[in-house]
RNA sequence: CUCGAUAAUGGCAAACUUGUCGAAAGACAAGGACGCAAAGCUUCCAGACCUAAGGCUAUUUUGCUAUGGUGGCUGAGUUACCGAAG
Repeated sequence: CUCGAUAAUGGCAAACUUGUCGAAAGACAAGGACGCAAAGCUUCCAGACCUAAGGCUAUUUUGCUAUGGUGGCUGAGUUACCGAAG
C1' cells in the first nucleotide's frame, strides 16, 4: 500500500414513536436498533430514485419541469481509528 478477524478501543443509527419545520418529498431533536469498515464529509456541468410549491400547459383538474430532496441508491472525490491472516 492492499485488505478487513468470532481481535481491541470506540463510532454511527433503519423501521417505528413523539415534538418542531416544510406545499410535498423530506429534514432536525429525543427515544429506539435494522444494519454499517468509512452508514465520516462533498450533489460533482456523473447516473438512479422521490416530491411538484412556483413556472409552463390544460380548464374541471391533465401533463411537463428542481431551483427542493435521498451520501443509509450507485459511481466519483476527499479525510480518517485499529492491525490478525494474505

c-di-GMP-I-GGC riboswitch aptamer from a Bacillota bacterium, 86 nucleotides, folded computationally. Taxonomically the source falls in Bacillota (Bacteria, Bacillati). The coordinates come from a structure-prediction model, not an experiment, and the mean pLDDT is 85.